[in-house]
Context: one part of a larger RNA
Molecule: small-subunit ribosomal RNA, 5' domain
Organism: uncultured Bacillota bacterium
RNA sequence: GGACGAACGCUGGCGGCGUGCCUAACACAUGCAAGUCGAGCGAAGUAUAGUGAAGUUUUCGGACAGAACGAUACUUAGCGGCGGACGGGUGAGUAACGCGUGAGCAACCUGCCUUUCACAAAGGGAUAGCCUCGGGAAACUGGGAUUAAUACCAUAUAAAACUUACCUUUCGCAUGGAAGGAAAGUCAAAGCGAUAAGUGGUGAAAGAUGGGCUCGCGUCCUAUUAGCUAGUUGGUGAGGUAACGGCUCACCAAGGCGACGAUAGGUAGCCGGCCUGAGAGGGUGAACGGCCACACUGGAACUGAGACACGGUCCAGACUCCUACGGGAGGCAGCAGUGGGGGAUAUUGCACAAUGGAGGAAACUCUGAUGCAGCGACGCCGCGUGAGUGAAGAAGGCCUUCGGGUCGUAAAGCUCUGUCCUAGGGGAAGAUAAUGACGGUACCCUAGGAGGAAGCCCCGGCUAACUACGUGCCAGCAGCCGCGGUAAUACGUAGGGGGCGAGCGUUGUCC
Numbered sequence: 001g002g003a004c005g006a007a008c009g010c011u012g013g014c015g016g017c018g019u020g021c022c023u024a025a026c027a028c029a030u031g032c033a034a035g036u037c038g039a040g041c042g043a044a045g046u047a048u049a050g051u052g053a054a055g056u057u058u059u060c061g062g063a064c065a066g067a068a069c070g071a072u073a074c075u076u077a078g079c080g081g082c083g084g085a086c087g088g089g090u091g092a093g094u095a096a097c098g099c100g101u102g103a104g105c106a107a108c109c110u111g112c113c114u115u116u117c118a119c120a121a122a123g124g125g126a127u128a129g130c131c132u133c134g135g136g137a138a139a140c141u142g143g144g145a146u147u148a149a150u151a152c153c154a155u156a157u158a159a160a161a162c163u164u165a166c167c168u169u170u171c172g173c174a175u176g177g178a179a180g181g182a183a184a185g186u187c188a189a190a191g192c193g194a195u196a197a198g199u200g201g202u203g204a205a206a207g208a209u210g211g212g213c214u215c216g217c218g219u220c221c222u223a224u225u226a227g228c229u230a231g232u233u234g235g236u237g238a239g240g241u242a243a244c245g246g247c248u249c250a251c252c253a254a255g256g257c258g259a260c261g262a263u264a265g266g267u268a269g270c271c272g273g274c275c276u277g278a279g280a281g282g283g284u285g286a287a288c289g290g291c292c293a294c295a296c297u298g299g300a301a302c303u304g305a306g307a308c309a310c311g312g313u314c315c316a317g318a319c320u321c322c323u324a325c326g327g328g329a330g331g332c333a334g335c336a337g338u339g340g341g342g343g344a345u346a347u348u349g350c351a352c353a354a355u356g357g358a359g360g361a362a363a364c365u366c367u368g369a370u371g372c373a374g375c376g377a378c379g380c381c382g383c384g385u386g387a388g389u390g391a392a393g394a395a396g397g398c399c400u401u402c403g404g405g406u407c408g409u410a411a412a413g414c415u416c417u418g419u420c421c422u423a424g425g426g427g428a429a430g431a432u433a434a435u436g437a438c439g440g441u442a443c444c445c446u447a448g449g450a451g452g453a454a455g456c457c458c459c460g461g462c463u464a465a466c467u468a469c470g471u472g473c474c475a476g477c478a479g480c481c482g483c484g485g486u487a488a489u490a491c492g493u494a495g496g497g498g499g500c501g502a503g504c505g506u507u508g509u510c511c
Base pairs, nucleotide, nucleotide: 001511002510003509004508006507007506008505009504010503013383014382015381016380017379018378019376020375021341026339027338028337030336031335032334035082036081037080040079041078043076044075045074046073047072048071050069051068055064056063057062089294090293091292098219099218100217101216102215103214104213105212108211109210113207114206115205116204117203118202119201121155123153124152131144132143133142134141135140161186162185163184164183166181167180168179169178170177171176191199192198220266221265222264227257228256229255232254233253234252235251236250237249238248239247269291270290271289272288273284274283275282276281296317297316298315299314300313319330320329321328322327347373349372350371351370355369356367357366358365359364386416387415388414389413396407397406398405399404420452421448422447423446424445425444426443430438455500456499457498458497459496460481461480462479466495467494468493469492470491476483477482
């Protein structure tokens, strides 16, 4: 000198764009943050119109009444489907194939999406819901009866799929791969829709996307850590996995790693980047983007294409809450917000209008993702606090050699301007036909009036900027050298001056 997610002191007009718990991965009141589909299913309720039984009444024509039935529309608890594995948060753990980079998988999986081929036959038994009888303070839960499906199950059909062994051709990188042939065995389906378009279902092949695994190289400090290791290292066999593999197990062998730093200890999420620097390098990993890990602490699996799952389940633990004492409920490192910690970090806001996501055929619903607004000079950038003229160089302050000098064209005065501002009027783009939270915002026009808008630090040398008074090694200053003991340009005040400017200084950290 530069930089900062900064803090503190003094000061503070406006706008744009960014940015804001770095500390206690401390504890959390309250609200919201993941639902959706009635074009999968039965049912219940409401409304509308229709047909209309029993019954009441009758002047025998009828009137009242409304069970039951099917229809239409809407709403929904439940079954069912898809989504809750994305999006959002945090950095505790992790020195590791975690990350970065480059390869490999002849050892793998992939819902939704795209392309292509083929198929969808004929049946069955349940169970939520509803009804009913209970138990419980509650959370919730038991028995009975009954009902549906794109829920569930056995059967049929079956190949270019899978399993088993075989043959031929061809290729390779060891196990082997690809193509063709032939044999045996195994596995499927669902409908919905004025019954129209269509949409969905099953099997297979391929693509795309997303993931899994393996390896080379790189990745902090300590040797005042020198030896470490029994599933340890390898083999055979088996199990397990989507898949290779001590991944697991049985047996066998005795290996494997290490001064090219094993093991142990400390510290730490990694990277693109960011800061600095001429570069080499050094530091760093906030915001934005990629990857990883975690979700009160520890463990476990279930479901599923995908999780060992932040707002799912189970167990244990600590903590908090409810309780009728028998038993239950909870998890903000989502968005706001509260307490606490701290030098220190914001609103319990608006909207789904846009972008994107989930579901749906769609209308649409949901979306604290997101878009916006609010607060903070926290940062960067831009603008303003007036312009011209004005010498009796006014008054006043300060200094003075008492002549004067200086603040100083500075002020006043005069002539103007209207950025910001205030008031009134108009008023967007962002949206493609409709739909705008932002927002009557940006912007434009008119009017008003210099009115409402300047401070902070420094002046001994380094280092731009000097005098007076006070003080008298006192009070104090100070980044270093050092000032102060009676004329202090170094302390305090004043006048003057220098620097930067809505900021200026100080502190901290990095180069």